This is a predicted structure of a 107-nucleotide RNA (SAM riboswitch aptamer (S box leader)) from an uncultured Flavobacteriales bacterium. The prediction has a mean pLDDT of 86.
[in-house]
RNA sequence: GAUUUAUAAAGAAGAGGUAAGAGACAGGCUCUGUGACCCUCUGGCAACCAUUCGGAAGAAAAGGUGCCAAUUCCUGCUCAAAGCAUAAGCCGAGAGAAAUAUAAAUU
Numbered sequence: 001g002a003u004u005u006a007u008a009a010a011g012a013a014g015a016g017g018u019a020a021g022a023g024a025c026a027g028g029c030u031c032u033g034u035g036a037c038c039c040u041c042u043g044g045c046a047a048c049c050a051u052u053c054g055g056a057a058g059a060a061a062a063g064g065u066g067c068c069a070a071u072u073c074c075u076g077c078u079c080a081a082a083g084c085a086u087a088a089g090c091c092g093a094g095a096g097a098a099a100u101a102u103a104a105a106u107u
Base pairs, nucleotide, nucleotide: 001107002106003105004104005103006102007101008100013042014041015040016039017038021031022030023029025076026075027074028073043068044067045066048064049063051060052059053058072099077096078095079094083090084089
């Protein structure tokens, strides 16, 4: 890197360093010299794997990951309730898919 499965409306920030962009992509919107993003330290959240208990359901704990602005920040594709329109059509709650992220397994 690829494939499969699961999850994504909850939760959790301080200090130091550095310095201009950052939020995957596009559009929007937002964050950002009152220092964002990133790195380090400390702290925390969660509980996928592993561990312990248990027949199981589940519980405990926190070793390996992960995470700590905004629902995955929102929308991207398909279907589509309601509403509007004489009609073509407009709009679009909601559902699903895709993409992305993370875990676990395989390769």